A computed fold for an 84-nucleotide RNA from Nitratifractor sp., annotated as c-di-GMP-I riboswitch aptamer. It was read from a public genome assembly, where an Rfam model found it. The prediction has a mean pLDDT of 81. The model forms 80% of the base pairs in the Rfam consensus. The organism belongs to Nitratifractor, within Bacteria.
RNA sequence: CUAAAGUAAAGCCAAACCUGUUGCGAAGCAGGGACGGAAAGCCACGGGUCUCCCCAAGUACGGGAAGACAGCCGAGCCGCCAUU
Repeated sequence: CUAAAGUAAAGCCAAACCUGUUGCGAAGCAGGGACGGAAAGCCACGGGUCUCCCCAAGUACGGGAAGACAGCCGAGCCGCCAUU
């Protein structure tokens, strides 16, 4: 220096919920707050879940279009560290 494992230490992120705010909505942003996380960092490429609109139609299944979710999974990129 590189790779793998995972986390001793120093740190990092922030679930649910509450308040404010944006949006038709899923949900996002900010503050508070910690359930948890070794990538809970980035990324919408592939699946999956969710929202909205249209057609059809018995409200469903199905089809088309536009969105959301990275703390659902996979892939890709970058990254800290005692020890082995």